[in-house]
About this RNA: A computed fold for a 133-nucleotide RNA from a Candidatus Eiseniibacteriota bacterium, annotated as c-di-AMP riboswitch aptamer (ydaO/yuaA leader). Model confidence (mean pLDDT): 76 of 100. Taxonomically the source falls in Candidatus Eiseniibacteriota (Bacteria, Bacteria candidate phyla). The sequence was found by an Rfam model in a public genome assembly. Of the family's consensus pairs, 96% are formed in the model.

RNA sequence: CGCCUAUUGACGCCGAAUCCCGCGCGGUGCGGGAACGGGGGAACCGGUCAGCAGGGGCGAAUCGUCUUUGACGUAGGGCGCGCUCUUCGGCCCGAGCCCGUCAGCUAACCCCGCAGGCGAACGAGGAGACCCG
Numbered sequence: 001c002g003c004c005u006a007u008u009g010a011c012g013c014c015g016a017a018u019c020c021c022g023c024g025c026g027g028u029g030c031g032g033g034a035a036c037g038g039g040g041g042a043a044c045c046g047g048u049c050a051g052c053a054g055g056g057g058c059g060a061a062u063c064g065u066c067u068u069u070g071a072c073g074u075a076g077g078g079c080g081c082g083c084u085c086u087u088c089g090g091c092c093c094g095a096g097c098c099c100g101u102c103a104g105c106u107a108a109c110c111c112c113g114c115a116g117g118c119g120a121a122c123g124a125g126g127a128g129a130c131c132c133g
Base pairs, nucleotide, nucleotide: 011119012118013117014116018034019033020032021031022030023029036113037112038111039110040109045104054102055099056098057097058096063073064072065071066070076093077092078091079090083128084127085126086125087124088123089122
């Protein structure tokens, strides 16, 4: 000097997944609230009936082709150190899980989540809001 691993702190990224209060605790749990997010649920509207293949939800993660457990594309989505929008390139994702025969929309109303995983930072422009002077 370079590389790898582990730990801690700070700053950030994907995501709704953050903040506050009380009790308890030293064995970090329980309860409540706010913000944010999701589902169910009238009239009206939509919806012809029956059978089979069921049907539905969260999420960007859908669909197509092929030599098919993978590959190539693709709808769509994310990244560049205050925030939002936007232009030109670049990089990356394009999964997984759940309900259980049941759910269109939907006021009142009811219910649920508040995790997990990372270092994505890579360059060049424009505009706006806010803040400061």